[in-house]
This is a predicted structure of an 88-nucleotide RNA (c-di-GMP-I riboswitch aptamer) from Povalibacter uvarum.
It was read from a public genome assembly, where an Rfam model found it.
Model confidence (mean pLDDT): 90 of 100.
Its Rfam family is "c-di-GMP-I riboswitch aptamer". From the family's description: GEMM was predicted in a large-scale screen for bacterial structured RNA regulatory elements.
The model forms 95% of the base pairs in the Rfam consensus.

């Protein structure tokens, strides 16, 4: 430098769920908790998924219905960036 995660060590992260806070929601953050993870570290660039407030359209006496990402997911896949240990 490159490949791999079969072995070992020290560790790391933390799904569901519960509580609190933020948010229209999706979801996020904190605490508890561990299903899993060798990038479950970072990044919305590509595809995908979720939500639909604002806005738009339709309609009702009223409640509503539909469309839309500038919102969100990096623990959906790919790409990019960085990185521990071991082995070859």
């Nucleotide at each position: 430098c490159u490949g791999u995660g079969c072995c070992a060590a020290g560790g790391g992260c933390a799904a569901a769920c519960u509580c609190g806070c933020c948010g229209a929601a999706a979801g996020g953050c904190g605490a508890g908790g561990a299903c899993g993870c060798a990038a479950a570290a970072c990044u919305a660039c590509c595809g995908g998924u979720c939500u639909a407030a604002c806005g738009g359209a339709a309609g009702u006496c009223a409640u509503u219905u539909c469309c839309c990402a500038a919102g969100a997911c990096a623990g959906c896949g790919g790409g990019g960036u960085u990185g521990c240990c071991a082995c070859g």